The RNA shown here (small-subunit ribosomal RNA) has 1533 nucleotides and comes from a Candidatus Margulisiibacteriota bacterium.
The coordinates come from a structure-prediction model, not an experiment, and the mean pLDDT is 85.
It matches the Rfam family "Bacterial small subunit ribosomal RNA".
The source organism's lineage runs through Bacteria, Bacillati and Candidatus Margulisiibacteriota.
[in-house]
RNA sequence: AAAUGAGAGUUUGAUCCUGGCUCAGGAUGAACGCUGGCGGCGUGCUUAACACAUGCAAGUCGAACGGACUUAUUUAGAUGGAGACUUCGGUCAAAGUCUUUUGUAGUUAGUGGCAAACGGGUGAGGAAUACAUAGAUAACCUCCCCUCGAGACUGGGAUAACGUUCCGAAAGGGACGCUAAUACCGGAUAUUAUCUUCUUAUCGCAUGGUAAGAAGAUGAAAAGUCCGCUGCUCGAGGAAGGGUCUAUGUCAGAUUAGCUUGUUGGUGGGGUAAUGGCCUACCAAGGCGAUAAUCUGUAGCUGGUCUGAGAGGAUGGUCAGCCACACUGGGACUGCGACACGGCCCAGACUCCUACGGGAGGCAGCAGUGGGGAAUAUUGCGCAAUGGAGGAAACUCUGACGCAGCGACGCCGCGUGAGUGAAGAAGUCUUUCGGGAUGUAAAACUCUGUCAGGUGGAACGAUAAUGACGGUACCACCAAAGGAAGCCCCGGCUAACUACGUGCCAGCAGCCGCGGUAAUACGUAGGGGGCGAGCGUUAUCCGGAUUUACUGGGCAUAAAGGGAGCGUAGGUGGUUAGGUAAGUCAGGUGUUAAAGUCAAAAGCUCAACUUUUGUUCGCACUUGAUACUGCUUAACUAGAGAUCAGGAGAGGAAAGCGGAACUCACAGUGUAGCGGUGAAAUGCGUAGAUAUUGUGAGGAACACCAGUUGCGAAGGCGGCUUUCUGGACUGAUUCUGACACUGAGGCUCGAAAGCGUGGGGAGCAAACAGGAUUAGAUACCCUGGUAGUCCACGCUGUAAACGGUGUUCACUAGGUGUAGAGGGUAUCGACCCCUUCUGUGCCACAGAUAAUUCGUUAAGUGAACCGCCUGGGAAGUACGACCGCAAGGUUAAAACUCAAAGGAAUUGACGGGGGCCCGCACAAGCAGUGGAGCAUGUGGUUUAAUUCGACGAUACCCGAAGAACCUUACCAAGGCUUGACAUCUAGAGAAUUCCUCAGAAACGAGGAAGUGCCUGCAAGGGAGCUCUAAGACAGGUGGUGCAUGGCUGUCGUCAGCUCGUGUCGUGAGAUGUUGGGUUAAGUCCCGCAACGAGCGCAACCCCCGUUCUGUGUUGCCAGCAUUUAAGAUGGGAACUCACAGAAGACUGCCUGUGGAAAGCAGGAGGAAGGUGGGGAUUACGUCAAGUCAUCAUGCCCCUUACGCCUUGGGCUACACACAUGCUACAAUGGCCGGUACAAUGGGUCGCGAAGCCGCGAGGUGAAGCCAAUCUCAAAAAACCGGUCUCAGUUCGGAUUGUAGUCUGUAACUCGACUACAUGAAGUUGGAAUUGCUAGUAAACGCAGGUCAGCUAUACUGCGUUGAAUACGUUCCCGGGCCUUGUACACACCGCCCGUCACACCAUGAAAGUUAGAAACGCCCGAAGCCAAUGUGUCAACCCGCAAGGGAGAUAAUUGUCGAAGGUGGCGCUAGCGAUUGGGGUGAAGUCGUAACAAGGUAGCCGUACCGGAAGGUGCGGCUGGAUCACCUCCUUU
Repeated sequence: AAAUGAGAGUUUGAUCCUGGCUCAGGAUGAACGCUGGCGGCGUGCUUAACACAUGCAAGUCGAACGGACUUAUUUAGAUGGAGACUUCGGUCAAAGUCUUUUGUAGUUAGUGGCAAACGGGUGAGGAAUACAUAGAUAACCUCCCCUCGAGACUGGGAUAACGUUCCGAAAGGGACGCUAAUACCGGAUAUUAUCUUCUUAUCGCAUGGUAAGAAGAUGAAAAGUCCGCUGCUCGAGGAAGGGUCUAUGUCAGAUUAGCUUGUUGGUGGGGUAAUGGCCUACCAAGGCGAUAAUCUGUAGCUGGUCUGAGAGGAUGGUCAGCCACACUGGGACUGCGACACGGCCCAGACUCCUACGGGAGGCAGCAGUGGGGAAUAUUGCGCAAUGGAGGAAACUCUGACGCAGCGACGCCGCGUGAGUGAAGAAGUCUUUCGGGAUGUAAAACUCUGUCAGGUGGAACGAUAAUGACGGUACCACCAAAGGAAGCCCCGGCUAACUACGUGCCAGCAGCCGCGGUAAUACGUAGGGGGCGAGCGUUAUCCGGAUUUACUGGGCAUAAAGGGAGCGUAGGUGGUUAGGUAAGUCAGGUGUUAAAGUCAAAAGCUCAACUUUUGUUCGCACUUGAUACUGCUUAACUAGAGAUCAGGAGAGGAAAGCGGAACUCACAGUGUAGCGGUGAAAUGCGUAGAUAUUGUGAGGAACACCAGUUGCGAAGGCGGCUUUCUGGACUGAUUCUGACACUGAGGCUCGAAAGCGUGGGGAGCAAACAGGAUUAGAUACCCUGGUAGUCCACGCUGUAAACGGUGUUCACUAGGUGUAGAGGGUAUCGACCCCUUCUGUGCCACAGAUAAUUCGUUAAGUGAACCGCCUGGGAAGUACGACCGCAAGGUUAAAACUCAAAGGAAUUGACGGGGGCCCGCACAAGCAGUGGAGCAUGUGGUUUAAUUCGACGAUACCCGAAGAACCUUACCAAGGCUUGACAUCUAGAGAAUUCCUCAGAAACGAGGAAGUGCCUGCAAGGGAGCUCUAAGACAGGUGGUGCAUGGCUGUCGUCAGCUCGUGUCGUGAGAUGUUGGGUUAAGUCCCGCAACGAGCGCAACCCCCGUUCUGUGUUGCCAGCAUUUAAGAUGGGAACUCACAGAAGACUGCCUGUGGAAAGCAGGAGGAAGGUGGGGAUUACGUCAAGUCAUCAUGCCCCUUACGCCUUGGGCUACACACAUGCUACAAUGGCCGGUACAAUGGGUCGCGAAGCCGCGAGGUGAAGCCAAUCUCAAAAAACCGGUCUCAGUUCGGAUUGUAGUCUGUAACUCGACUACAUGAAGUUGGAAUUGCUAGUAAACGCAGGUCAGCUAUACUGCGUUGAAUACGUUCCCGGGCCUUGUACACACCGCCCGUCACACCAUGAAAGUUAGAAACGCCCGAAGCCAAUGUGUCAACCCGCAAGGGAGAUAAUUGUCGAAGGUGGCGCUAGCGAUUGGGGUGAAGUCGUAACAAGGUAGCCGUACCGGAAGGUGCGGCUGGAUCACCUCCUUU
C1' cells in the first nucleotide's frame, strides 16, 4: 500500500430438518445462429505424431590449399595480315587470335577450417534415465570468448580436385597417373601438464583433498597477411554451458498383494570425461513391499493461467525454463558437444523414378495441398531493426525475426449526430369507445464535423550511411446529417404486458412447469426490459456446493457404530528432576530466472498495450531460545496390576438324582358316543373309544418361587446335588512402578434355521394329505403328519445379532425406587434413620436436539483410537476374487432412470381402533309401501317429432299452481327477410272500418268509406299511429351452470365456525374452544396462561292457548218488549265473536340433591312449568351440487336463418323396468232411509239463491252480492233404523258398449261429467323397506290456487273423530366432542404390491468369433560396437646398400550382444454373437389384494420348505404393534 465471504427455485394441505437436482457469476486457442461501421493491441489445427505436389528454411571462409575459369598486365613464340613500302621477287607490319612467362582484379567444383548439437517445430512416448525445489561433485568435461605464463625448431610421405580409361538408364562407381595445404605423420625442446616411487606441512563428515619438494618416464605447435594483425601449441585461472549423484514433492485403480536372478551386496578386472552391476568372472543370499512394491490405465513437467474471501479445485494454448521426439524400430561414426529434424548404416511400412538390373524420399521448419473435423489464416514483403553462423573485413546466409494480408476469435477505444420542437400530426396497437400508447419520438427549424471520404503536407524507429513497414502514423484544408444497429428476453427464479391466432394440437422448457376455447409460458403484432458492433445458444472449468467439511460436516429415529471379544503393527499416553535440541519459536545469509500477479510512477490523445522501480509466503545453511512435544538418564505413586479376608449370583463344563404333566402298552370298571368349531366335517369308537383306576415304558421340558431381579464380552443362562472352573464386587495391609488406552490386518466366540456322520424320537411341527371357509383359498380354522426340534462330534457365520446409541478416561444440580457389600447412629437384639462404593430403573435442572426426546448408565462439556456415510432406484445385484460339502457368506460396481426418496412434528380426513353423547337411528308400537287394477313421473324402446332440463342420499305427482289449438321450445309442409319487437334517417299517408276473390291459414289481389288530438288568426309546428326505401341494427328456449351474477338443494336447526391481544412453540400451529359437572344447545357453572369479542344457539317477530281494557256492524241475544217461520224487529253492550291494546311464566316460591355453583328431581300456586305448542329465522363452509329454458350476463356461434309467421302433427306412442300415489280386497263393512256437528277459503268476462224442467250430468230463471250482509255450501266420517251373512259376494270397481250433458272456432288423435248396461285383477301381499312420540299417527270430509274446460288420485291449507308405545342405547344409519394409529391430503370411492401380456431402452451370461497391446520359451539374426584371428593388403617410423624384414594398421572371417521377423502356449483388454437372465420406463390391458387403520391372520428380520402372483407356513428374534386386562415402578391429587 492493497485485499477481505449475499443467495434463489424445487419433496408437503401446511411446517421444520436432512438431502439431491437446477439457476443467477466469472472464464475460454472455442464452435454454431442472426447481425455487422472504424481503429489499436494480441491471437488463430485443441481432431489424423494422417499423407504430402511446389518453392524457400545452413551456410560461410580464396587473408588455409592446389587447380579451373574470366580478366587488366609483363616476357617470349606462333598465327594473323588492316595497312605501308616495293626493286612486284618481296619486305615491314598494327589490331585480333593461340601458346608461354610475370602478374592485377574476381568467380569458384574440390581439399581444408568453423558452423551445422544453435535457432525453428511438435507433445507421440514417458509415472521416472522426467520435472520442481534445495544440495553434492574430495567422482567430472568444456570448441569458441577473457586474463596470465611459456612457445611454434627440424623433417617426411600421401591424397582429392585434375588427366586418361572402363562400367552403369540413372544414382553413382572402378582402375591407372599427377599435385597442394592451417589435411596427415616422425624427431627435437618444455612448465605449476600426465604417470610411477618417496618426503614434509596442512585441511576435511568419510572415501580423501590441497600445497611444497626429490628422482625417473611421457606428451606440443600452422601458418596466412593489405604488415595493422589474425591464427596455432602447452599450462594456470575466469566466464558461460553441460554430465553424474542425493533428499523432498509430483494422477487413478487393492475387483492389481506379493515382486525380483545382474536380482541385492562383496572382491578382481573392464569401460567412461566421471561414480556406479554400467559390463564381466567368482563368492554370499540377499533386495523391495500395506508409509502400497509389482501390475494396469491415464498424462509432457514447471513459471504460470482460470476460479475462489481464503484454503483449495481445475488447467498447462500463446510467452518463458527444462525434457522428449523428428516416417516406425535398431545402431554407431564424426565431433568440445549428437547416438544428430533439413548427416550416415541396417530392418520395416508407404510413396516416387526405372532401360526391371537398380535407385530416390521423409514439412511435428515457413507458406501451401489433400484428408479428418463443429473448427483454426498468405504458396506475401524485407534482412531496414534485434539476434545468430562464417569471415580480418567488405560481405554472404538467416520463413529466427521485423512487417504486411485474412478471421468481431479475444481485450480496449470511438462513432452511427446535437439543440429546439404539440396538451401531442399521420400510421400502427389497444379500448370501458370517453380515451390511452408509440411520443419530443418524427416532421420542421437551428447547429456541429468525431469516424469514414477527397486534396495537400509529413515523421520517430537510424544523433553519420542503410526503412520492408509506408506516402503509414500524424497535421492542415474541403463538403455534406450525409455512408454506419442489431440481438436476446418479458409465468416465478429474473429487469420487463397487452391483443389476436391455436385449442394436451402445433409447439415451449435451465428447474418448477405451460398448452384440453377467454394462454402475460406456444406463434404473430404493438409495447416494454437488457446488452450493444455485437447479442444469444452449445460445450468445458471453477464458484455458489460447509454437496468429501484442513480451514469447515456427520452416524438413536433422516445415508451412516463393525454381532461380540482378545490382540499385532500403528496412533495416543500419569508425576518430578537433569541432559539433548529432532519437532517448535526468533534473528541473519543464500536462493526463490525473466515475463506474469500486486503497488507506485512513466510512454503511446485515453484505454487495452508497453516501460521503470518496489514487493514476492517455499527450501537450504547458520546463530540463538528451551515453556511444550520427542529422545535419553534417574526417581515417584494418584493410572494399571498383584496379595489377604469376605459375601452375592439362571456365569461355564461334566456326572448323577427328582416330581408334575404327556403319550404308549397291559389289566380292571363302564357304555355310546368322543373329539373339534363361529358353525361343521374329516378323524376315533360296539373288534368297546372318550371317561376312570392300577402297573409299566419312553422322551422332552423344568409350574409356583419370578421381580423393568441376578450373572455373562456378546450370542445367551432358570428343578435338585456333587466335582472342576472363569469373572465382577466390598473391606484391609503390603508389593511392582506407567507395566496404560485404542486397535487396520489376524485369531476366537457367535440365536434360530440349515448341512454331514451316528444315535434318539414323548410332545410339537415346515413339507404333505384330508375336512371346512370362499367367487377362488396352493391361506387364516380343524383332523392327521414327515424332516426337524433332543444327544455326540464336525461344518455354516448370518438376525430388528437393537439401547437401532463403538471402546476408554475426566468433568458437569438434584429427587426417588431396587440388588450386592461396607461404615455410622441406635437397640438386649432386629427394624427405623444417615452415609460410601458397585450395578440396575424412573422423574427432572443446566446443556443438547430438526423435533421426538436425551439428561452422572448423556444424545451435555472435553480428550484418545477404531469402524462407517455422502440423493432415490438399478443393488447389497452383476463380474472377479476369497471362504463353504451345499445352501450360501464376505468384498463389491456400472450403464440406464427419476426430481425427488427420506426424518420429526402439525392440521384434517379415515379405521372391519377406543371412550363419552345425541337423533323416530335402533328397540317398543300404530299405519303402510313392495303383490292387484288404475293415475302420475322416469328409464328404455319406438317415431318425421315423441322439445329441453333434473340422476344415490340431495332426480323420478320434480321445473309443470293444470300440453285438444294457443302454450310449444319439437316435427312436416307453406311463407317473410330491417324482419313479430326497440331506436335513428328520408319520403308518403290521419288513424281506422267494411266488402269481394284465391288459399288449409299465414299471406296475396282488388274495391269502398274515412280525414281525428294539442297549439296557432293563418302558414306552420308538436304528440301518436300506418306504409315505403336504405342501412346501422333487431332477433335466437342456439353452446358453455367447468367463464359468471342472482336464487336454490344438502350436510343441518347439527352446535358448531372464527377473531383481537397475550402466552407457548425455530415453525406449521397450539392455547382460548381442552378438563370436572350440566344443558336441547360452545346452554350455564367451576377450574385453568389466558383475557375478551364476533357469526351461530337462545331471545326479540307471527299464529294458537288464559284473563282484562276499548270499540260494537254485516257479528251476538242474557234480561225487557213485538212478532213468531226465522235475532226477523225495537232495544241491549252482558256473553260468543271480530279488531286493536295490555297482563301473564321468571326455576320466581318450597323441599331434597349437588361443591354455599350451574343445574337436576319432586311439590305448591296457575289457563299454561321448566325452550307451553306451531311457524318464520339455516353460522364458517362442503358437494367445479342444480339452474345460461324464470331473469341478468362474458365469450363463441346463426343472420333470405339456429330469426319470424301459419296450418296440421307431436310432447298423450308401448314387449318392458323403476318411483310416487289413489282405490280396494270387505261385516269396526257395503247398500237404503232418517237425524246432526265444522273450519279455512273463493267470487263482477265472477259467485249465482228461491222457483220450475230433467233419473242425472245439467237446463231455465233471474233475486242478492265488489261480500262478518249475498253466494259457492251439501260437510263427511259420526248417530238412529233397516237390509246383506263370508261368497270373488249387494265386496271391488277396472275395462267396454250405448245414450247424453258441459266448456270451447274445434273434444278424431287427446277433455271432464251423467245415465243404463258390462263387472278384470284383487281374499292383506317374498326378499326388502317407509312414516310417526299427542291433538301426533290413523281415519273423515271441506276449501283454494292454476284454470274456457280438464287428466287433481297431485300440491297448498282447513277443520271433524282420535289412539298405541318408548325397558333401554348392545347393535344398524347419521351426527357431535376427546383420544389413538396412519405409507391417506383428489383425503378409504384413498394409497398401493407382485406375476402375466405388449412396446422400447441399457445391461449380465453365452457355443464361439474378430482385433489389439504386453510379457515369456525357442528359432533366425541385419547394421553396428566390442573381442579373437588376420595366411590377404598397406606410403610415412625402425633395421637394411638393396631385396626384404619388424613395429603398427587393416580388408576378410569367426564369436558375444543385438532390431525386425517366425513359431508356441498362457494371461489381459476391446468389439460382435443365435439364445437366455433379471432390470428400467410406458395414458386408460389381465389376475388377485400382500402392505399402510388391529389393513380385516399385527408387521418386520434371519433361515428352511412350499405356492400363478403378490405371498403362506415352521423355528428363533425385534417393536419400528393397536386395544383391553393384570403386575411392578414413577408422577400428580